[in-house]
The prediction has a mean pLDDT of 84. Large-subunit ribosomal RNA, domain I from Dyadobacter sp. CY261, 531 nucleotides, folded computationally. NCBI's taxonomy places the organism under Bacteria, Pseudomonadati, Bacteroidota, Cytophagales, Dyadobacter.
Context: one part of a larger RNA
RNA sequence: GGCGCAUGGGGGAUACCUAGGCUCUCAGAGGCGAUGAAGGACGUGAUAAGCUGCGAAAAGCUACGGGGAGCAGCACAUAUGCAUUGAUCCGUAGAUAUCCGAAUGGGGCAACCCAGUCAGGUGAAGCCUGAUUACCCUACGGGGGGCAAACGCGGGGAACUGAAACAUCUAAGUACCCGCAGGAGAAGAAAACAAUAGUGAUUCCGUAAGUAGUGGCGAGCGAACACGGACAAGCCCAAACCAGCCUGGUUACGGCCAAGCUGGGGUUGUAGGACCCACCAAGUGGAUAAAUAGCGAACUGGAAUGGCAUGGGAAGGCCAAUCGAAGAGGGUGAGAAUCCCGUACAGGCAGUGAUUUUAUCUGAGUGGGUAUCCUGAGUAAGUGGGGACCGGUGAAAUCCCCUCUGAAUCCGGCGGCACCAUCCGCCAAGGCUAAAUACUCCUGAGAGACCGAUAGUGAACGAGUACCGUGAGGGAAAGGUGAAAAGUACCGCGAGCAGCGGGGUGAAAUAGAACUUGAAACCAUGCGCUU
Numbered sequence: 001g002g003c004g005c006a007u008g009g010g011g012g013a014u015a016c017c018u019a020g021g022c023u024c025u026c027a028g029a030g031g032c033g034a035u036g037a038a039g040g041a042c043g044u045g046a047u048a049a050g051c052u053g054c055g056a057a058a059a060g061c062u063a064c065g066g067g068g069a070g071c072a073g074c075a076c077a078u079a080u081g082c083a084u085u086g087a088u089c090c091g092u093a094g095a096u097a098u099c100c101g102a103a104u105g106g107g108g109c110a111a112c113c114c115a116g117u118c119a120g121g122u123g124a125a126g127c128c129u130g131a132u133u134a135c136c137c138u139a140c141g142g143g144g145g146g147c148a149a150a151c152g153c154g155g156g157g158a159a160c161u162g163a164a165a166c167a168u169c170u171a172a173g174u175a176c177c178c179g180c181a182g183g184a185g186a187a188g189a190a191a192a193c194a195a196u197a198g199u200g201a202u203u204c205c206g207u208a209a210g211u212a213g214u215g216g217c218g219a220g221c222g223a224a225c226a227c228g229g230a231c232a233a234g235c236c237c238a239a240a241c242c243a244g245c246c247u248g249g250u251u252a253c254g255g256c257c258a259a260g261c262u263g264g265g266g267u268u269g270u271a272g273g274a275c276c277c278a279c280c281a282a283g284u285g286g287a288u289a290a291a292u293a294g295c296g297a298a299c300u301g302g303a304a305u306g307g308c309a310u311g312g313g314a315a316g317g318c319c320a321a322u323c324g325a326a327g328a329g330g331g332u333g334a335g336a337a338u339c340c341c342g343u344a345c346a347g348g349c350a351g352u353g354a355u356u357u358u359a360u361c362u363g364a365g366u367g368g369g370u371a372u373c374c375u376g377a378g379u380a381a382g383u384g385g386g387g388a389c390c391g392g393u394g395a396a397a398u399c400c401c402c403u404c405u406g407a408a409u410c411c412g413g414c415g416g417c418a419c420c421a422u423c424c425g426c427c428a429a430g431g432c433u434a435a436a437u438a439c440u441c442c443u444g445a446g447a448g449a450c451c452g453a454u455a456g457u458g459a460a461c462g463a464g465u466a467c468c469g470u471g472a473g474g475g476a477a478a479g480g481u482g483a484a485a486a487g488u489a490c491c492g493c494g495a496g497c498a499g500c501g502g503g504g505u506g507a508a509a510u511a512g513a514a515c516u517u518g519a520a521a522c523c524a525u526g527c528g529c530u531u
Stems, first nucleotide, its partner, number of pairs: 001530009015516001016480002020451002022448007029440002031147002039100003042055003046078001050074002061094006070082003105114003115133007135144003151182001152180005162169001166216001192199002203230005213221002234432003237376001241264005247258004269410001271375004275369005285362007294352002299347003305320004321338002323327001329341003381405002384402005391417001412427005467474002487515001490502004
């Protein structure tokens, strides 16, 4: 020096654990904001750097309710206090709530600077205190503004990519930007589909179907009818006509005409309504208010076990019991239905509230006639150019926008994929509408052939922190003594508040805070073999 064995150091893998995550389910909630939000700055404690709470009334103030013995947050110390005259704590409702921030008196490099008016301190100057002073809309009552995870509708709208290049095409009406709304939103009561039979608003799911189609007929894109389900709900204007009010015109002062406003009337395609005639009068529904079951805060009640041995410790073992509308779960010195918290069940404010009852309000017809009137106009449609549809201009209907033109009026009009005829369906150019559907920043309860500290959120811990960057932005590492601090009194070595040896605690200290277990690399010591 090498190899082997042993004992240590070093290191922090592994095992076990979980305070944190992840993904869902069922309920709730679906907003907050000029009564100043979201988010911050600065303060606030006896001592106080951080987190949390709070706001100059500052880890808090008041009232009511709950609760019943300790308490002054995390935070384990000292001091000083509070509390059965009911504290701390929990719930509900209030008070206070600096400065910035939509930020709103003016300004500004956010958390700062400087004002006006009125009132007060105060009689004056100055200063201070309180109130008030932005802009837009408004039917003058009031409202708006900003923030917020996703979901919705609308206005704009890429490229990478794919086509094995690339231009039509695709990606994709996606990402992204803007506007607006709600707890959902959008859509919605046929100028719809269908096809000789019929259906009867919309939305969503399954099938139809990767079909019919479309497509440098490439890559790709991609319906509908119909059927099965979820859910179900239908209504109101404009107009004709009537009446009133008001304004204007006109007049022979008797009126007449027109516009506007208000009320009645009326709302559809087997056309309907106005108008004329006749008849009948009231079925059922909706809204609001009150009461009610139920739900419901803190919280309350809530069954049943003993012994023996082992052990530091019994809940495990053995023996013998009990309760169960409760054998969910967690804790307790090892594995507890019966020890503790709980659990089943029962009770509980404000509030909410199906349903029912009561009260008030509100809406509602039938038949016949068909001369006249009404039934949404710069509209429908057409030209040119675009866009949306499964449909890329195609034979291209339908729908939407711009452009230039521009109808009909019930003997009417639109559609049924060029166009025409027949036939069939429907009634545009006004509006509203629950449910079935989408989502989860947030609250409660629960679940997992999800993770278990290099995993699971980036974050189990003072984490969007430390740190990096001018900035936009990027972005960590870091969990575990023990059942209980019982966290080593005292002595010694030592320069020593280092470290160590005795000694003490403990079941254990090779559990000693660099603290559960303690792998490997690497280092050392001892012994053996060997060169």